The prediction has a mean pLDDT of 81.
Large-subunit ribosomal RNA, domain V from a Candidatus Peregrinibacteria bacterium, 600 nucleotides, folded computationally.
It matches the Rfam family "Bacterial large subunit ribosomal RNA".

Context: one part of a larger RNA
RNA sequence: ACUAUGGAAAGACGAAAAGACCCCGUGAAGCUUUACUACAGCUUGACAUUGGUUUUGAGCAUGACUUGUGCAGGAUAGAUGGGAGACUUUGAAGCUUCGACGUCAGUCGGAGUGGAGUCACCGUUGAGAUACCAUCCUUGUUAUGCUUAGGAUCUAACUGGAGCCGUUAAUCCGGCUUUAGGACAGUGUUUGGUAGGUAGUUUGACUGGGGCGGUCGCCUCCUAAAGAGUAACGGAGGCGCGCAAUGGUUCCCUAACCCUGGAUGGAAAUCAGGGUGAUAGUGUAAUCGCGCAAGGGAGCUUAACUGCAAGACAUACAAGUCGAGCAGAUGCGAAAGCAGGUGAUAGUGAUCCGAUAGUUGCAUGUGGGUGCGCUAUCGCUCAACGGAUAAAAGCUACUCCGGGGAUAACAGGCUUAUCGGUCCCAAGAGUUCAUAUCGACGGACCGGUUUGGCACCUCGAUGUCGGCUCAUCGCAUCCUGGAGCUGGAGAAGGUUCCAAGGUGGAGAAGGUUCCAAGGGUUUGGCUGUUCGCCAAUUAAAGCGGUACGCGAGCUGGGUUCAGACCGUCGUGAGACAGGUCGGUCUCUAUCUUCCAUGGU
Numbered sequence: 001a002c003u004a005u006g007g008a009a010a011g012a013c014g015a016a017a018a019g020a021c022c023c024c025g026u027g028a029a030g031c032u033u034u035a036c037u038a039c040a041g042c043u044u045g046a047c048a049u050u051g052g053u054u055u056u057g058a059g060c061a062u063g064a065c066u067u068g069u070g071c072a073g074g075a076u077a078g079a080u081g082g083g084a085g086a087c088u089u090u091g092a093a094g095c096u097u098c099g100a101c102g103u104c105a106g107u108c109g110g111a112g113u114g115g116a117g118u119c120a121c122c123g124u125u126g127a128g129a130u131a132c133c134a135u136c137c138u139u140g141u142u143a144u145g146c147u148u149a150g151g152a153u154c155u156a157a158c159u160g161g162a163g164c165c166g167u168u169a170a171u172c173c174g175g176c177u178u179u180a181g182g183a184c185a186g187u188g189u190u191u192g193g194u195a196g197g198u199a200g201u202u203u204g205a206c207u208g209g210g211g212c213g214g215u216c217g218c219c220u221c222c223u224a225a226a227g228a229g230u231a232a233c234g235g236a237g238g239c240g241c242g243c244a245a246u247g248g249u250u251c252c253c254u255a256a257c258c259c260u261g262g263a264u265g266g267a268a269a270u271c272a273g274g275g276u277g278a279u280a281g282u283g284u285a286a287u288c289g290c291g292c293a294a295g296g297g298a299g300c301u302u303a304a305c306u307g308c309a310a311g312a313c314a315u316a317c318a319a320g321u322c323g324a325g326c327a328g329a330u331g332c333g334a335a336a337g338c339a340g341g342u343g344a345u346a347g348u349g350a351u352c353c354g355a356u357a358g359u360u361g362c363a364u365g366u367g368g369g370u371g372c373g374c375u376a377u378c379g380c381u382c383a384a385c386g387g388a389u390a391a392a393a394g395c396u397a398c399u400c401c402g403g404g405g406a407u408a409a410c411a412g413g414c415u416u417a418u419c420g421g422u423c424c425c426a427a428g429a430g431u432u433c434a435u436a437u438c439g440a441c442g443g444a445c446c447g448g449u450u451u452g453g454c455a456c457c458u459c460g461a462u463g464u465c466g467g468c469u470c471a472u473c474g475c476a477u478c479c480u481g482g483a484g485c486u487g488g489a490g491a492a493g494g495u496u497c498c499a500a501g502g503u504g505g506a507g508a509a510g511g512u513u514c515c516a517a518g519g520g521u522u523u524g525g526c527u528g529u530u531c532g533c534c535a536a537u538u539a540a541a542g543c544g545g546u547a548c549g550c551g552a553g554c555u556g557g558g559u560u561c562a563g564a565c566c567g568u569c570g571u572g573a574g575a576c577a578g579g580u581c582g583g584u585c586u587c588u589a590u591c592u593u594c595c596a597u598g599g600u
Base pairs, nucleotide, nucleotide: 001600002599003598004597005596006595007594008593010592011591012590014587015586022404023403024402025401027400028399029396030395031394032393035201036200037199038198039197041194042193043192045190046189047188048187049186051154052153053152054151055150056149057148058147059146060145061144062143063142064141065140068137078136079135080134081133082132085119086118087117094113095112096111097110098109099108100107101106158181159180160179161178162177163176164175165174166173204216205215206214213233217239218238219237220236221235222234240385241283242342243341247301248300249299250298251297252296253295256276257275258274259273260272261271281290282289284347286345287344288343305328306327307326308325311322312321313320317386330339331338332337353379354378355377356376357375358374359373361372362371363370411458412456413454414453415452417451419447420446421445422444423443424442428438429437465557466555467554468553470549471546472545473544474543475542478520479519480518481515482514483513484512485511486510522536523535524534525533526532563581564580565579566578567576568575569574
């Protein structure tokens, strides 16, 4: 070196399972509710099934009766007409008594008594007799009929129970008898309410992962790279109007600030002179304009018109913007002319549907009616602003499917803000003296152990903290070794300690620096802990890399499924880098690697 057998598991991002985490899908399902829309169920009213009698109210009609007071006037005169007589032994006036009405004056009626009269016309009044008759108004009584609301009652619809029979072991059902209810209940149609009991659905997008937060349309500036245009969760601000004059036209005018002077008067009011020259003003943010003014006034007015429009800008479309000129009618101006809103750029919403007004249109025979069209106008924080519907919120750790390394959590990579280290400068501290030692304010680098940023391999799977076992590397050295510097006890003798032993230019502990990675670097208590604190030791109890080394080597205490409890939050389903108890760790080694034993 080849080969064989046995063994170990570091790698083959090993095998297994189209990742259960995360995101996406105008995917699904289950659950919740004061999401939306329905429906069952419950309930309210009406009508039908549904009938008789009686009573109490209400309304209407008819009949009879009754009622009616301004002043004046015999007096309680409803209105109008006719009218000269009407009522009375079928009982007048008067009297007694009872009742009703009442404006307290009287009117009307019943009963008794009584036994012959009473009321009109005549005078007062707008109107003259309830003397008498007719019609009508108002108030009320009564009767009848109808309608309606309520009560009571009945039995024959309808309902329940019992018995017998069909018919039997028995039910259902039917017939008969009886009993209890009873026009209720029940049922049907319809109407209002309630209704997660049930069902179908909705619950936006952008996003340096998603969620939370923020934003979503329009205008102005910068970014924007001297044509136009140009992104970001880049940097700054505005808008969702106002104005009948703040519009049109003709004529006229020129700000703002500073200096000086001047009564009250001051920093600043109004006045005069001078200087600078647009710094002022413009309804409203910014930009661009504006002195021939688009800025400031005054007069007259309505072009803030109707029908059009050559041609351009801009542009995916749909929208948007400018517009000379023509016709009609008009305003201002002597006229030329100017005027189709406002110095310009924001002040907004497609289509459908509906409404109002107008209209030589259409509806197939015609008129009316009705519907539609056309013209003008109106109704949307449809603001998620090119607007899915007239109409819509949540939870899922019980979850599922399709996908994604287009996108997060682990690890790797890039970066190195943060972190760790070295060096430079040297203000100062150090009695004096920057540099024995410490070193501000700053600067230059290194490392790739922290927390991050990015989202580049991996979501048809790269198992995640800590411990155990086994390690291997770096040096920025914890111990042990060597060497400098030092401001670090030794001095007259002795002793002790220390150092040295050749020299002497001596020098322990400590501090600091340089060389150096060979070896070493503890055991316990608490906690899942790494870490940390504590105890006792030690020469010392080093810091890091290795997928925060190592789960096809072990564990499974923590984190991170399904069960459950507490606190908090939520109406709830449920949620919580809050706590707590419990909770399946698979793999027979093909290749590389390594160990052992043979063979050639």